This is a predicted structure of a 166-nucleotide RNA (glmS glucosamine-6-phosphate activated ribozyme aptamer) from an Actinomycetota bacterium. NCBI's taxonomy places the organism under Bacteria, Bacillati, Actinomycetota. Of the family's consensus pairs, 86% are formed in the model.
RNA sequence: CCGCACCAUCAAGCGCCCGAACUGACAGCGCGUUCAGUCUGCCAGUCGACGAGGAGAGAGCUUAUCGAAGCGUUCGGCGGAUGGCUCUCCGGCCCAAGCGGGGUCGUGACGACACCGACAAAGCCUGCGGGUGAUCGCAGGGACAAAGCGGUGUCGAUUCGCUAUC
Numbered sequence: 001c002c003g004c005a006c007c008a009u010c011a012a013g014c015g016c017c018c019g020a021a022c023u024g025a026c027a028g029c030g031c032g033u034u035c036a037g038u039c040u041g042c043c044a045g046u047c048g049a050c051g052a053g054g055a056g057a058g059a060g061c062u063u064a065u066c067g068a069a070g071c072g073u074u075c076g077g078c079g080g081a082u083g084g085c086u087c088u089c090c091g092g093c094c095c096a097a098g099c100g101g102g103g104u105c106g107u108g109a110c111g112a113c114a115c116c117g118a119c120a121a122a123g124c125c126u127g128c129g130g131g132u133g134a135u136c137g138c139a140g141g142g143a144c145a146a147a148g149c150g151g152u153g154u155c156g157a158u159u160c161g162c163u164a165u166c
Base pairs, nucleotide, nucleotide: 014079015078016077017076019075021046022045023044024043026041027040028039030038031037050067051066052065056089057088058087059086060085061084062083090106091105092104093103094102097163098162099161100160101159110156111155112154113153114152115151116150117149124141125140126139127138128137129136130135
């Protein structure tokens, strides 16, 4: 230094890279006014999602909410993920209590709709630093969102059996 095994830590616009693009080295009896440059090959490298929001537990399926920037790639690909649906379990509620069944949700624990409201980071600007370069990092300045986020209201829905002729 590499490989293997084990342990710990680290995440959700999160992690990764083989396509594309870009940069560089090398190569070519390439192109070119034989200069600049360009083309091709190969290798190496760079880039490849900006925040808001989001978790009862397990399993399965599934293209998993919202805007910002940009309009060249935040493209393309792989993996993952707090979303959605189904089943099981646990839990709340369905107007005293217990048990059981059913329904509906998920701890602010019925549904739908309408209205209102707030806040971000990158981009951008300035400066510094690493790198031949593509580009990367840091510091300062500085605004601007939407939503299944927050709030208000309206409408709709709103259990069954037994205990027990209590």